This is a predicted structure of a 351-nucleotide part of an RNA (small-subunit ribosomal RNA, central domain) from an uncultured bacterium.
The prediction has a mean pLDDT of 86.
The full RNA is in RNAcentral, with records from ENA and SILVA.
[in-house]
Context: one part of a larger RNA
């Protein structure tokens, strides 16, 4: 290196933009770089391989020969790759008018509830569990009513329903924002696809500075449990969970399933778009295409569960991984991090 692979056996970077590389759409014409092909030179001798000949034979020797799969020069071939030039519109994208959406960011604002306060009624209990206690109440608790602060989340809607490249988005409004999809047209003319490094984005917890705390809670504290109970269960309760702003980069960050192109039976349901009928409207049926996200199912595929036009099926394009368990995702050293630690990443043993 050849080769086998990656949903669950080892293996898809947590997403994406995007530099080098790699790949790359139709027609023509041009070059001949790649490629094919002939010719010369070279490719040392030995040795291998094929015919022979010497030593009684073999090993051994020894003649020829073929090979030396390459290289350089040279003369053609043009199909396919590359390169140049002219065009193309089927990819790509642009324009115009719409459409759905918890898609990012800022400001404001609303109700319901839980806590606390304060103020009335009003009295002896209230909370809590398996049953108890700690707690908390005659200094008036709970409980009921009124007011009043706050901070955090937004019931019903609500849906295998939406959006967004992953994390992730959910009262309402109003501003700025990004991206899809849809109708019909016209324009650009391969401007494409992937993607080593690189840069951004990245749930919770977690750290740094300042706020902010209503619930709810790592730690701790007190009660029970129980041999014991550093826990399950209860009464508290700090940190944090909220808010700016900086940092940190790890995840069962998952479809455990990388991206982009084609291709291959059918069924059902759903969201959005355009149409056509009907209906006073409201709506409501159809049927048609394209998209999104589901749920059976052939045919293939898998070891087997199973996938099955949202492939795991058959194919090309590029990129990351895997190589027997355990040591180990550790040690050492680099590079990042305030730190906690991330990343890169072994061996010695040893089954």
């Nucleotide at each position: 290196c050849u080769g086998g692979g990656c949903g669950u056996a080892a293996a898809g970077c947590g997403u994406g933009c995007g530099u080098a590389g790699g790949c790359g759409g139709c027609u023509a014409u041009u070059u001949a770089a790649g490629u094919c092909a002939g010719a010369u030179g070279u490719g040392a001798a030995a040795g291998c391989c094929c015919c022979g000949g010497g030593c009684u034979u073999a090993a051994c020797c020894u003649g020829g020969g073929a090979a030396c799969u390459g290289c350089a020069u040279u003369u053609g071939a043009u199909a396919c790759u590359g390169g140049g030039u002219a065009g193309c519109u089927a990819g790509a994208g642009u324009u115009u008018g719409g459409u759905a959406g918890a898609g990012g960011g800022g400001a404001g604002u609303g109700g319901a509830a839980u806590u606390u306060c304060a103020g009335g009624u009003g009295u002896a209990g209230c909370g809590g569990u398996g049953a108890a206690a700690u707690g908390c109440g005659u200094a008036g608790a709970g409980a009921u009513c009124u007011g009043a602060a706050g901070g955090a989340a937004c019931a019903c809607c609500a849906g295998u329903g939406g959006c967004g490249a992953a994390g992730g988005c959910g009262g309402c409004c109003c501003c700025c924002u990004g991206g899809a999809c849809c109708a019909a047209a016209a324009c650009u003319g391969a401007c494409g696809c992937u993607g080593a490094g690189g840069c951004a984005c990245g749930a919770a917890a977690g750290c740094g500075u300042g706020g902010g705390u209503a619930g709810c809670a790592a730690a701790c504290a007190g009660g029970a449990u129980u041999a014991g109970a550093u826990a399950c269960c209860c009464u508290g309760g700090u940190a944090g969970u909220c808010c700016a702003c900086g940092c940190a980069a790890a995840c069962a960050a998952c479809g455990a399933u990388g991206c982009c192109g084609a291709c291959u039976a059918g069924c059902c349901g759903u969201u959005g778009g355009g149409u056509c009928u009907u209906u006073a409207a409201g709506g409501a049926g159809g049927c048609u295409u394209g998209g999104u996200g589901g749920g059976c199912g052939c045919a293939g595929c898998u070891a087997a569960c199973g996938c099955a036009a949202u492939a795991a099926g058959u194919c090309g394009g590029c990129c990351g991984c895997c190589u027997g368990g355990g040591g180990a995702g550790u040690a050492c050293g680099g590079c990042c991090g305030c730190a906690a630690g991330g990343u890169u990443a072994a061996a010695a043993c040893u089954c």